[in-house]
Overview: Model confidence (mean pLDDT): 87 of 100. Small-subunit ribosomal RNA, 5' domain from an uncultured bacterium, 503 nucleotides, folded computationally.
Context: one part of a larger RNA
RNA sequence: GGAUGAACGCUGGCGGCGUGCCUAACACAUGCAAGUCGAACGUGAGGGGUGUCUUCGGAUGCCCUGAAAGUGGCGAACGGGUGAGUAACACGUAGAUAACCUGCCCUGGAGUGGGGGAUAACCACUGGAAACGGUGGCUAAUACCGCAUAGGCCCCAAAAGUCGGGAGGCUUUUGGGGGAAAGCUCCGGCGCUCCAGGAGGGGUCUGCGUCCGAUUAGCUAGUUGGCGGGGUAACGGCCCACCAAGGCGACGAUCGGUAGCUGGUCUGAGAGGACGAUCAGCCACACGGGAACUGAGACACGGUCCCGACUCCUACGGGGGGCAGCAGUGAGGAAUAUUGGGCAAUGGGCGCAAGCCUGACCCAGCAACGCCGCGUGGAGGAAGAAGGCCUUCGGGUUGUAAACUCCUUUUGCAGGGGAAGAGAGAGGACGGUACCCUGCGAAUCAGUCACGGCUAACUACGUGCCAGCAGCCGCGGUAAUACGUAGGUGGCGAGCGUUAUCC
Numbered sequence: 001g002g003a004u005g006a007a008c009g010c011u012g013g014c015g016g017c018g019u020g021c022c023u024a025a026c027a028c029a030u031g032c033a034a035g036u037c038g039a040a041c042g043u044g045a046g047g048g049g050u051g052u053c054u055u056c057g058g059a060u061g062c063c064c065u066g067a068a069a070g071u072g073g074c075g076a077a078c079g080g081g082u083g084a085g086u087a088a089c090a091c092g093u094a095g096a097u098a099a100c101c102u103g104c105c106c107u108g109g110a111g112u113g114g115g116g117g118a119u120a121a122c123c124a125c126u127g128g129a130a131a132c133g134g135u136g137g138c139u140a141a142u143a144c145c146g147c148a149u150a151g152g153c154c155c156c157a158a159a160a161g162u163c164g165g166g167a168g169g170c171u172u173u174u175g176g177g178g179g180a181a182a183g184c185u186c187c188g189g190c191g192c193u194c195c196a197g198g199a200g201g202g203g204u205c206u207g208c209g210u211c212c213g214a215u216u217a218g219c220u221a222g223u224u225g226g227c228g229g230g231g232u233a234a235c236g237g238c239c240c241a242c243c244a245a246g247g248c249g250a251c252g253a254u255c256g257g258u259a260g261c262u263g264g265u266c267u268g269a270g271a272g273g274a275c276g277a278u279c280a281g282c283c284a285c286a287c288g289g290g291a292a293c294u295g296a297g298a299c300a301c302g303g304u305c306c307c308g309a310c311u312c313c314u315a316c317g318g319g320g321g322g323c324a325g326c327a328g329u330g331a332g333g334a335a336u337a338u339u340g341g342g343c344a345a346u347g348g349g350c351g352c353a354a355g356c357c358u359g360a361c362c363c364a365g366c367a368a369c370g371c372c373g374c375g376u377g378g379a380g381g382a383a384g385a386a387g388g389c390c391u392u393c394g395g396g397u398u399g400u401a402a403a404c405u406c407c408u409u410u411u412g413c414a415g416g417g418g419a420a421g422a423g424a425g426a427g428g429a430c431g432g433u434a435c436c437c438u439g440c441g442a443a444u445c446a447g448u449c450a451c452g453g454c455u456a457a458c459u460a461c462g463u464g465c466c467a468g469c470a471g472c473c474g475c476g477g478u479a480a481u482a483c484g485u486a487g488g489u490g491g492c493g494a495g496c497g498u499u500a501u502c503c
Stems, first nucleotide, its partner, number of pairs: 001503004006499005013374006019367002021332001026330003030327003035074003040071002043068001046065008081285003091209007100202003105198008113147001115145002122137006153178011183190002211257003218248003223245004228240003260282004264275004287308005310321004338364001340363003346360001347358004377407004387398004412440006421430001447492005452473003458487005468475002
C1' cells in the first nucleotide's frame, strides 16, 4: 500500500447493487416451512331442490352439491440448513466397471384373459386422565393372492462360431424348467405389465495430488493371502468355517495435533504466500449414540424402534418433544437483521385439467457492513467589513471567505401522470415503486484525523518529569511547533480514525 462476513470511537443527506451469528453443532415459547390426486376406492356430515305420509313433533323416497376422515397412488431420499466429525478414494483430476442399479421422462416391440379371499373407514360393545387402543360385525378398489398366456426375459445342460492377455464376454442352435398385468374416463384420453435401447442420476474400484509434529519408530489377529460358502444391485475379509504366515513402515507406517474438500477469494510484476463468508460442485451431519423398516432411491433434518442426557404434560398407571428450515426468544459474545408481503415471475411436488401446496424463490423491512454514483450550490463580489487569533502595535491572518448582486433546482417538499417485468387472452407481491411533467424556494444536508522526524501541515496560552502523548525514534523537570485548549494549516470526505487478521 492492498484486502476484510469485521468490531470500536466521533460523525452521518440520498440512491443503486451486494452482504449480514466468524462465538455456544448452546437451549428453545409461538407461527409457518410437504403435500396432492374424487379421472384408483368405499363412506358421506352439512346445504339446496322435489315427491309421499303425518298425531303437524316429524318420518321417508329421489336428484344435485359436498366438508371431513379413511383405503390406495405419487411425492415426502428433491428443495432448504449447518461444518460437528472426517487427513479419508472425503475431495480434485484422469481412468475402470468383462463386478453394478436406476422411479418419473423419451424411442421401439409385445400384451392387458379369467378368478378368489380379506380389510380400514362405518356400526355396536368396551379399556384409558391422556397418548392410544381392544373385541365383534358390514364393505370397495389401480390394495392383496392364486390361475391362464408370453418371447429375442430369467435359470439349468449341451454344441458351434467369434472376440479377449485372461477371468470370461457376445452371437447362434437344441432340450428342459420358470415368471406378468388394472383399471378409470368428460370417450378426446389417462393408465397397467413384460422386454430392448436412450437420456439423466447414482454405487463401486484404481493411478496421481492433498496440513503440522520423529521431543510419536515400530504398527497389525480378520491382521495379509488362499479354498469353500453366506450376503449385496455389484467386486471384495464385507461376513463366516478351514488352511497358510503373512501385510505396512525413514519414499515416514503407527500415534498425536489441526482441518470439511474444490471451482475460487485476497495479495503479489510473477513465482509464491494466506484463506475457503456470500455464489457453484462434491462430502458429512440433523439433541448424543446405535439399528433396521418402507422404497427405484434413505439407514431417512420436520419417519420408525432402542439406549442416554435435557425438557414438558399427568388422574402417578403412563405419555409428549428435538429450529445446524424461515422468522423469533434466552444465553455466549467486540459483534451480525423482520415473529413482514406474495406465489405475479423462475423452479419444484401432486393432478388429464381447473387448481392446490411451496419461509425454495421473488420482493419489501433493518444495518454507512462493503462497492459504486450523487448532493450539501454556481458566478460575481474590498488592497480587504465586523468578530476571532497573532503582533515588533506599524500591521499580519482568517479572506472572495461572509455580507451583497445575479443565476440554477440535482436533492428536498407539494401536486398531477404512471410502467416494463405477463412468450395467444386474463392475471403484478414489488407498487402508486421506478420514471415523466408542473410548482416552491439556496432553500433540508459536514465531518473526522493529523500538524517534532519518518510524513503534507505552526503559532499563542495553560501545564511544569505533573497531567499526559507515543507506530518507531522519543516528548514533558518554567518560553513544549511532541501534553491540554484556541486560532491557523494539511489530508481524506458521508465518512474519518483506531484495533484485529492476511499478502